[in-house]
RNA sequence: AUCCGAUAAAGGCAAAGCAUGUGAAAACAUGUGACGCAAAGCCAAAGGGGCUAAAGACAGUAUUCUAAGCCAGCCGUUGCUACCGAA
Numbered sequence: 001a002u003c004c005g006a007u008a009a010a011g012g013c014a015a016a017g018c019a020u021g022u023g024a025a026a027a028c029a030u031g032u033g034a035c036g037c038a039a040a041g042c043c044a045a046a047g048g049g050g051c052u053a054a055a056g057a058c059a060g061u062a063u064u065c066u067a068a069g070c071c072a073g074c075c076g077u078u079g080c081u082a083c084c085g086a087a
Base pairs, nucleotide, nucleotide: 004085005084012037013036017032018031019030020029021028022027035073041080042079047075048074049071050070051069056065057064
């Protein structure tokens, strides 16, 4: 230094729920809160998967279809960076 990852130490992130706000919704932001996370840090996002259905489609209706809306804490891929140091 790389791989690796302790019932180590320090520090970090923060699921569900709740409150407020935004949104048609999914969901997101902030606060609270900790289920978990060794990159659950950042950028991009190939490929697959999932959620929603406002507008639109159907002569009309929606418990139908459709993403141009979402989820990276669903799987997995590429690039960059980082704390600690037992085996």
Notes: Predicted 3D model of an 87-nucleotide RNA (c-di-GMP-I riboswitch aptamer) from Elusimicrobia bacterium UBA6262. Of the family's consensus pairs, 94% are formed in the model. The source organism's lineage runs through Bacteria, Pseudomonadati and Elusimicrobiota. Rfam family: c-di-GMP-I riboswitch aptamer. Its family is annotated with cyclic-di-GMP binding in the Gene Ontology. Its mean pLDDT, the model's own confidence on a scale to 100, is 80.